This is a predicted structure of a 138-nucleotide RNA (c-di-AMP riboswitch aptamer (ydaO/yuaA leader)) from a Mycobacteriales bacterium. Taxonomically the source falls in Mycobacteriales (Bacteria, Bacillati, Actinomycetota, Actinomycetes). The prediction has a mean pLDDT of 79.

[in-house]
Parts: sequence; C1' cells; structure tokens
RNA sequence: UCGAGCGACCCGCCGAAUCGUUACGCGGCAUCGCAAUGAGCCGGGGACCCAUUCAAUCGGGGUGUAUUCACAUCAUGUGGACGGGCAGCCACAGCCCGAACCCGUCAGCUAACUCGGUAGGCGGAUGAGGCUGAAUGG
Repeated sequence: UCGAGCGACCCGCCGAAUCGUUACGCGGCAUCGCAAUGAGCCGGGGACCCAUUCAAUCGGGGUGUAUUCACAUCAUGUGGACGGGCAGCCACAGCCCGAACCCGUCAGCUAACUCGGUAGGCGGAUGAGGCUGAAUGG
C1' cells in the first nucleotide's frame, strides 16, 4: 500500500413482522427480561346472492413472487413465457431472485361472526429522466 475476515455505532434491504402498557404472574431484584395485554399491520375460516356441474383419493387446500413450457442431462443445466426485488413514486435501462413451510380427506366468493401471526435472514445506496416530499438557510 492492497485485499480478506471479525466486532461496534450509524444508516439501510427482503418480509405483515412495528409501537405502547405493567395492576396481576414468572425470572431478576437498580435498570430489566419473559409472559400477558392494547394499537397498527398481515393472514385463515365463515351466509343470502353469484359462481361451479362434476367425481376424484392419481385427493384437495393455505401462506408466499417463488409458477409454467421446451430441450437436454443422470440430475440439474440451457432457453422461453410469466411473477418478484434493487434507500419516496412512475416509466426506461442494468443487475439479481423465482424458495421453503403448513392443513390433513376438508374449506369457491362471502356480511355478521370467528380463529391466528407480528418471525427470520441480510448489507453499506445501479444509472439517468420526470414528479413528489422533508430538513436547513435566506
């Protein structure tokens, strides 16, 4: 000097996954944490009407962008269609992703009603155009 790794602060990304309260309960006994509960956000079930017309266990369904087709392969590769993400929004270009899990024979939509979730994993802003907002200064 260059590169890599680890940690902290700050600021961000995917995602619903954020914020508050503490009388009681548990741990701790200063702070606090768990749990509970409330708000916000998210999801499931669930009438009339509407839709569906069939039988199937080779089931069927849900969350989620995470589906599908073709070719080839000995085993996951290539390409297309379509879906999603990249520090406010729109379109363009560029880059990247297209998993995983759950219900258990059962569920179309669905007012009232009812049942749940509020995790986890990452990183340090891609370019330019238009629009919009905030702060600071005058």